[in-house]
This is a predicted structure of a 383-nucleotide part of an RNA (large-subunit ribosomal RNA, domain III) from Tahibacter harae. Its mean pLDDT, the model's own confidence on a scale to 100, is 82. Taxonomically the source falls in Tahibacter (Bacteria, Pseudomonadati, Pseudomonadota, Rhodanobacteraceae). Its Rfam family is "Bacterial large subunit ribosomal RNA".
Context: one part of a larger RNA
RNA sequence: GAGUAACGAUAAGGGGGGUGAAAAGCCUCCCCGCCGAAAGCCCAAGGUUUCCUCGCGCAACGUUAAUCGGCGCAGGGUGAGUCGGUCCCUAAGGCGAGGCAGAAAUGCGUAGUCGAUGGAAAGCGGGUUAAUAUUCCCGCACCUGUCUGUAAUGCGAUGGGGGGACGGAGAAGGCUAGGUGUACCGGGCGUUGGUUGUCCCGGGGAAAGGCGGUAGGUGUUGAGAGUAGGCAAAUCCGCUCUCAUUUACACCGAGCACCGAGACGAGCUCUUUGAGCGAAGUCACUGAGGCCACGCUUCCAGGAAAAUCCUCUAAGCUUCAGUUACAGAUAGACCGUACCGUAAUCCGACACAGGUAGGCAGGGUGAGAAUCCCAAGGCGCUU
Numbered sequence: 001g002a003g004u005a006a007c008g009a010u011a012a013g014g015g016g017g018g019u020g021a022a023a024a025g026c027c028u029c030c031c032c033g034c035c036g037a038a039a040g041c042c043c044a045a046g047g048u049u050u051c052c053u054c055g056c057g058c059a060a061c062g063u064u065a066a067u068c069g070g071c072g073c074a075g076g077g078u079g080a081g082u083c084g085g086u087c088c089c090u091a092a093g094g095c096g097a098g099g100c101a102g103a104a105a106u107g108c109g110u111a112g113u114c115g116a117u118g119g120a121a122a123g124c125g126g127g128u129u130a131a132u133a134u135u136c137c138c139g140c141a142c143c144u145g146u147c148u149g150u151a152a153u154g155c156g157a158u159g160g161g162g163g164g165a166c167g168g169a170g171a172a173g174g175c176u177a178g179g180u181g182u183a184c185c186g187g188g189c190g191u192u193g194g195u196u197g198u199c200c201c202g203g204g205g206a207a208a209g210g211c212g213g214u215a216g217g218u219g220u221u222g223a224g225a226g227u228a229g230g231c232a233a234a235u236c237c238g239c240u241c242u243c244a245u246u247u248a249c250a251c252c253g254a255g256c257a258c259c260g261a262g263a264c265g266a267g268c269u270c271u272u273u274g275a276g277c278g279a280a281g282u283c284a285c286u287g288a289g290g291c292c293a294c295g296c297u298u299c300c301a302g303g304a305a306a307a308u309c310c311u312c313u314a315a316g317c318u319u320c321a322g323u324u325a326c327a328g329a330u331a332g333a334c335c336g337u338a339c340c341g342u343a344a345u346c347c348g349a350c351a352c353a354g355g356u357a358g359g360c361a362g363g364g365u366g367a368g369a370a371u372c373c374c375a376a377g378g379c380g381c382u383u
Base pairs, nucleotide, nucleotide: 013031014030015029016028017027018026032380033379034378035377040360041359042358046340047339050338051076052075053074055073056072057071061069062068081142082141083336084335085334088119089118093114094113095112099108100107101106123140124139125138126137127136143332144331145330146329147328148327149326150325151324152323153322154317155316159312160311161310162309167299168298169297170296173292174291175290178286179285180284181283184203185202186201187200188199189197209259210258212256216252217251218250219249221244222243223242224241225240226239227238229237230236264281267277268276269275270274300303346355347354362374363373364372
C1' cells in the first nucleotide's frame, strides 16, 4: 500500500420460544423461499471412524461470531449357509517345471498355475437401535454337503458328446410395476358473507416360497438296424437305412388363481423420549426404458472361454462299494458390513462454482428423462 481488495455462485429470509457470559448463524415451533432425471434415494471405486451420545468442551481448525461442527476429549457402534468376497471356472494379461535363446543378467515359452470387469447353489415380508440389519427378533421359505434308515438299482473320469453360449438393427404381441379415479372406511362443519352437501380432508394395501402350468416360444417325434468319424471304449454324439407318426408329444415359459396372511394400516386412546387398540382395504381405466425374451424378423462386418449341469463309457468294483428316490438327523467355517459417496468425508495444496462408473424415475403440462410448477425427500449454499 490499507483497515483497502476479499470473505467462494444473486435459492431469501422473517418472527416467537429455549440455552447461554454473549445468539443474524445453535436447538425448537410457525411463516416465506429453492431443488425435485435432483440440490432426492440406493450402490461401486476411493476415503478410513469422518458414524452415534439428553456426555464434557471452544485454545487452534471453520474466510465473521459460535453455546454449533466433518474440530478437541471421553464412551459407544458394523452380528449373515442364502448380500458381496473367499471357495469352483475361465478372458485379456501375468508367472512359468522341463525346453529354446543368451557371455551373463535375463528374454521367450509348453504342461501347468494365477487372474473378474464375465460364468456358476440357495431369502423374502414385518418389527426393532441413539448408532447395524435381506445379518438381530418374529413369521414363512429355500440350497448344498455328510451320516442313518427304507425302497429300488450298473455304478464309475482328469477322457468323449451335449449344454453352458453370447452380434447389430427393427417390429408386433401378451403381461406386470407404476399411475389416475372409484365403491367402501375414518374424520371435519368453519374466529369473515355462505358451507349436512352432487361438500371438504385423509386412507383405499403386501413379499419370497409352495401348488396348478396359462398367453406365448422352440423342436417333428418315437422305435429298430448298421456304422470307416468323435486320438482308446461307448448303449452317448455324428452319419446311413427301415417302420410308425405329422402336431401328437417333449422342453422352456411371463402373468394369473389359491395357500402363504397371524402382519400392515388412516385414526383413536393412554400413565406421551413411548405404549396399546385398530376401520375400509373393492372395481374400472391407463400403462412402461421392466418381464415373457435377444424370443421373433432381418442384415453382414458373422458376433469369449472354461467350469457347475446332463449324458456316455475306460481302468476298476460288482451280496460290498457306488447311484437314484423318500424320510430323519446334522453341518454350512473365514473376510467385508459403521459413515460419506455429483460430495465440506473421494481426485483437485482449501469446508475449492472443476472432475467422478452403475441403479431407482411420482403428479400437472408435453412427443419427451425438454420446459415450467409441485410430491416424497432434501436444502436457504458459514460473514